[in-house]
RNA sequence: AAAAGGCAAACCCAGGGCAACCUGGGGACGCAAAGCUGCGGAUCUAAAGGUAAGUUUAAUACCACGGAUAGCCGAGCUGCCGAA
Numbered sequence: 001a002a003a004a005g006g007c008a009a010a011c012c013c014a015g016g017g018c019a020a021c022c023u024g025g026g027g028a029c030g031c032a033a034a035g036c037u038g039c040g041g042a043u044c045u046a047a048a049g050g051u052a053a054g055u056u057u058a059a060u061a062c063c064a065c066g067g068a069u070a071g072c073c074g075a076g077c078u079g080c081c082g083a084a
Stems, first nucleotide, its partner, number of pairs: 006031002011026006029071001035077003039074003042069004049063004
């Protein structure tokens, strides 16, 4: 460079969740690991909880346990073909 393939964004439908988001189906923006793993960063969410004001009852702001994103980056493990 080929060959065989693989995954599947946005969006739509159904379901789960307070939410981020996830699962199944459709669908392809793209991906040589867009395979797996929350270990280090990063980002998102925040029902319940705490703090503040405030109000008689429902909401606002902040914090963060928790949760989420592997198609945000790094790291670890595994992996098709081939000039090699």
c-di-GMP-I riboswitch aptamer from a marine sediment metagenome, 84 nucleotides, folded computationally. The model forms 95% of the base pairs in the Rfam consensus. The coordinates come from a structure-prediction model, not an experiment, and the mean pLDDT is 86.